[in-house]
RNA sequence: GGCUACAACAUCCCCGCUGGUUGGGCGAUUUGGCUUCAAGAUAAUCGCAGCGAAUCAGCUGAGCC
Numbered sequence: 001g002g003c004u005a006c007a008a009c010a011u012c013c014c015c016g017c018u019g020g021u022u023g024g025g026c027g028a029u030u031u032g033g034c035u036u037c038a039a040g041a042u043a044a045u046c047g048c049a050g051c052g053a054a055u056c057a058g059c060u061g062a063g064c065c
Base pairs, nucleotide, nucleotide: 001065002064003063004062006061007060013052014050016059017058018057019056020055021054022053023051025048026047027046028045029044030043
């Protein structure tokens, strides 16, 4: 330097670190279909996190070459 359907370390197991992408979850604000009322569908924006979903890049460690 290259490869790995590798992650030992972890308060059962799983989970190495950082940052993206896609898609979810939760919360807030706004919106307000149908409707007599009640109710709050839908959409947009912002935010939150062990999101036990997928994926990409770099890094740490391990094994092999």
Predicted 3D model of a 65-nucleotide RNA (nadA riboswitch) from an Acidobacteriota bacterium. Rfam family: nadA riboswitch. The family's RNA type in Rfam is small RNA. Lineage of the source: Bacteria > Pseudomonadati > Acidobacteriota. The coordinates come from a structure-prediction model, not an experiment, and the mean pLDDT is 80. Of the family's consensus pairs, 100% are formed in the model.